[in-house]
RNA sequence: GGACCGUUAGCUCAGACAGGUAGAGUGGUGGACUCUUAAUCCAUUGGUCGGGGGUUCGAUUCCCUCACGGUCCG
Numbered sequence: 001g002g003a004c005c006g007u008u009a010g011c012u013c014a015g016a017c018a019g020g021u022a023g024a025g026u027g028g029u030g031g032a033c034u035c036u037u038a039a040u041c042c043a044u045u046g047g048u049c050g051g052g053g054g055u056u057c058g059a060u061u062c063c064c065u066c067a068c069g070g071u072c073c074g
Base pairs, nucleotide, nucleotide: 001073002072003071004070005069006068007067010026011025012024013023020057027045028044029043030042031041032040050066051065052064053063054062
């Protein structure tokens, strides 16, 4: 330098093929249970979807570009 993949909640990741108000697990908080803790159960709390631009009535999703990370080629 080139190709491909990835970037979404504090953390690990779905959702993208097929555009229509964003989910799971774990974590945090409160409660139940327990002599207490842990475990378990219930409730609750969670996100400018990496930045910018474009298309569209509407973009996490499609297109372009930049940044960062990974793999491969040279």
Molecule: transfer RNA
Organism: Promethearchaeota archaeon